[in-house]
RNA sequence: UGGAAUAUUGGGCAAACCUGUUGAAAGGCAGGGACGCAAAGCUAAAGGGCCUAAGGUAAUACUAUGGCAGCCAGUUGCAUAA
Numbered sequence: 001u002g003g004a005a006u007a008u009u010g011g012g013c014a015a016a017c018c019u020g021u022u023g024a025a026a027g028g029c030a031g032g033g034a035c036g037c038a039a040a041g042c043u044a045a046a047g048g049g050c051c052u053a054a055g056g057u058a059a060u061a062c063u064a065u066g067g068c069a070g071c072c073a074g075u076u077g078c079a080u081a082a
Stems, first nucleotide, its partner, number of pairs: 012037002017032006035070001041075003047072002049068003055063003
């Protein structure tokens, strides 16, 4: 590159952990890696819940303006004979 056969779709995302980086931390980002997910797409100022506590407060405690959507939730999509 060409041919044949079979098959309702050949794909998507990516946990823990490791490495690097960033952050006060929770966590985020990148690479590796797959526990899982039919919304594990999006939304943190629509709502609930949870995590952290730099700073602040008289305080060992409290507190978000910092985070988590793979905790519930809201919302938008894809597939299918059903």

A computed fold for an 82-nucleotide RNA from Anaerobranca gottschalkii DSM 13577, annotated as c-di-GMP-I riboswitch aptamer. RNAcentral holds the sequence, with entries from ENA. Its mean pLDDT, the model's own confidence on a scale to 100, is 81.